[in-house]
This record gives sequence, C1' cells and structure tokens, in this order.
RNA sequence: GGAGUACGCCGGACGGCCGCACCGCAAGGUGAGGAAAGUCCGGGCUUCAUCGGGCAAGGUGCAGGAUAACGUCCUGUCGGGGCGACUCGAAGGAAAGUGCCACAGAAACAUACCGCCCGCGCGCCUCGUGCGCCGCGAGCAAGGGUGAAAUCGUGAGGUAAGAGCUCACGGAGCCGCGCGGUGACGCGCGCUCGGGUAAACCCCACCUGAAGCAAGACCGCUCGAUCGGCCGCUUUGCGCGGCGGGACGGCCCGUCCCACACGAGCAACGUCGCAUCGAGGCGCUCGGUAACGCGCGCCCCAGAUAGAUGGCCGUCGCCGGCGGUUCGCCGCCGGGCACAGAAUCCGGCUUACAGGCGUACUCCGCUC
RNA sequence: GGGCGGUUAGCUCAGCGGUUAGAGCAUCCGGUUUACACCCGGAAGGUCUAGUGUUCAAAUCACUAACCGCCCACCA
Repeated sequence: GGAGUACGCCGGACGGCCGCACCGCAAGGUGAGGAAAGUCCGGGCUUCAUCGGGCAAGGUGCAGGAUAACGUCCUGUCGGGGCGACUCGAAGGAAAGUGCCACAGAAACAUACCGCCCGCGCGCCUCGUGCGCCGCGAGCAAGGGUGAAAUCGUGAGGUAAGAGCUCACGGAGCCGCGCGGUGACGCGCGCUCGGGUAAACCCCACCUGAAGCAAGACCGCUCGAUCGGCCGCUUUGCGCGGCGGGACGGCCCGUCCCACACGAGCAACGUCGCAUCGAGGCGCUCGGUAACGCGCGCCCCAGAUAGAUGGCCGUCGCCGGCGGUUCGCCGCCGGGCACAGAAUCCGGCUUACAGGCGUACUCCGCUC
Repeated sequence: GGGCGGUUAGCUCAGCGGUUAGAGCAUCCGGUUUACACCCGGAAGGUCUAGUGUUCAAAUCACUAACCGCCCACCA
C1' cells in the first nucleotide's frame, strides 16, 4: 500500500424568526428511532371458574450457562466453508414401529437381467485339459447395465469363481471397557459394516389455560321480567340430600352457577389503564473467558385519541455538475442530504438504510 | 392498534411431494351459415407473488419478505 474479518458508533451541525403538542399559576422546561416497521417469538399487565386433572393439540430440540422469559444471547462440542482472521448449521432418534422412494432397473429392502464358475446331460469337430446365441442343477455378487441412491473404499492375498473371507491403509456405526472432561464429546482397545427420508406419521425429553390495552376498570337515565328451578327431610334456620337446568372455543372426568344478578333501549366518546419510578438510562468499582450479575454515584428522559415533533432564512459539512487553477485549491449552480417516523410498555429476531468514523485481528506485496 | 386469511393462464378456480401443472369463460384459427350468434374441431397463452432452505425430486413442505382482503370497541 492492497484485499478482507469481527465488534462498536454516527447517520447532518450551529444560530435566528414563526408555529405545534404536553407539563407548569407563571417564568420556563421537554418533544421520534436504530430500526419507532413487520407483528415473527418471549414477558410485564388485565379479564375470564369455560383458569383443576387426563387425553388430544401446538411448540422447542448438541452441551453448559445468562435471563423475568424466549425459538434470544454467551462460551464450548460436532459437522460444512475459507490459506487465514473468522464464519454458517431446524445439530435428538432411521438396529421401536408404520408409510413413501415417481421414471428407469432383475431388485428400492430384499433380489439376480447380462455375467463368472462347477457338475451332469445334449450337440459339433480339427478328438483335445476342445467348442457351444443349448438344457438342467448348485455356487458367487467381482465386472457390465439402471438409478439420486444397489450395502464400506483402494490394493494385495485367497478361491473353481468369488466375497471383510484374511491382511495393510483409510472411512463409518452402535455397543462394551479404560482414561480425560460438569457435559456435549475426545483419545485408545475390542466389536460391527444394518440404504435414504422424521421441514412424512411417529418415538423420546422439555414447555404451553385462553384471549388480548379496541384487554379491562369507573362515572347515567328509562323500561321489562322477576322472590328465587322442582321434590323430599326438617329443629322452619334457606340447613341437608336427590332430581333437573345452565356453563366445557376438541373429548372425558371433576368442578362451578341457578338472584345483590339479568335483558332491552337512549344519549355521550368522558376519566383511569397511560407516560414521574421502570426487568429504566448513564458512569465507575468488583466477580465472570463472555452473555451477564452485585454494589456505589448521578439523572427523570415524548405522548396524543384523527393523532404534536414542523416551516423559512443564514453559516458550515457532505454529494453531483460546470468553469478557473500557481494542482495547494477557488468560484458558481443544483438544493441533491439514506431508510423511515412513536400510540399499553419492555427483551429479542427479521427486514429497509445515501454516506461516514473508530478499535482489534488476518492474508498478500514492497521497503528498512 | 390487535387478530386472521389469501396470492396458480387475461378472469374465476382446481391441483397439495413424482414424467411436460389442469378446468370453465375469454382470445385466435378452421368447419357450419347468405351472414352473425349458438354449436363442432384445434391452437396459443404460466418466472405457480419473490428469495432461501429440506428432499433424489417442491406450485405443494419449512422459514423470511412483498402485496391484497376480512374481522375485532368502551356502552357502565
């Protein structure tokens, strides 16, 4: 100097004038984001006895940890990619069972089409340790062929021909033992060579009640039906029992309710939830590899209900064009200035994003 | 604001792992008719919304995004 990797940050600045929303008696103060977005996950909070138990259903899926919780994050393991820094992975189980594997192919999970070899028979001749578009029986799965996939790969030995049948090197698998590790797992030895698919059903482990701030709570008037379902016992207390009715967003059991509660209409769109106190923000110390946590100090930080956060001017910054240039830069013009924009609140993920900055690290080239 | 559903030919829809994705209407060509319509025969027309993944194989299964549509209120 070039090419990259990871993490973090900014994402126009300052001033003036006018305006908007909220708080405040006033002076005055505060006023969009890293994604406020998509609504893909998780929680706070609220209501519902239709909130219990079981089945079903749905979700998650390497290990350990973090956390209020998570499908998120951190650290590691294994596998893929990269020379490397590093990065990606829905990464449990296919020897628990079922299903599927189109076409092709003999066969897709159990088999033999071409073929190799042996025996017997038959035929032929050049009569041999011969040959065969021949037949029957037995053996083999090496070679050919089909396919995405044919049951370890390569080489040697072995054999009638062959075969993990044996050996060497390599690969894979589960189980057993030993060692290391909290664990995933790794190493060594023994054993084995059993197709794929679980983002097919399923099995295993764990999690989940449902709905959502248009949740929900509070503040009126008028009208209607109604004395508490029925029966029995009864100390006449609505106390007990039975039956019946109602309530299960899929089913069953269990449970609850059957009068302080119900239905209808009217008008209004109010107050709270909801915006000062939170899993809050910033800084420092300590613990931890880290995510994060303990402690201390400081701060209070948008808020409506058709929805505020804007407009103009000036200077500077950045970008583009044109002209000049003493190559340092100067002048003019365009106004060009990313994605976007709170609505119950938080923690994540994902997606969009002009341009720019910082830190650490890797590889290559050159120079000393 | 919150909760759901959908996207396949010009239009309306079917197809939900397996050869080259179909149907009706519409379009075009031919036949029939004096001519038109109806009818008969044939043809053309598809990035299955987009991307990534699972699988031997994806319109179909999974995830992400884009677009379109529907529903939900406090009422004491």

Description
The prediction has a mean pLDDT of 75. Predicted 3D model of RNase P RNA and transfer RNA as a complex of 444 nucleotides. It holds a member of the Rfam family "Bacterial RNase P class A". Rfam links the family to the GO terms ribonuclease P activity, tRNA processing and dimeric ribonuclease P complex.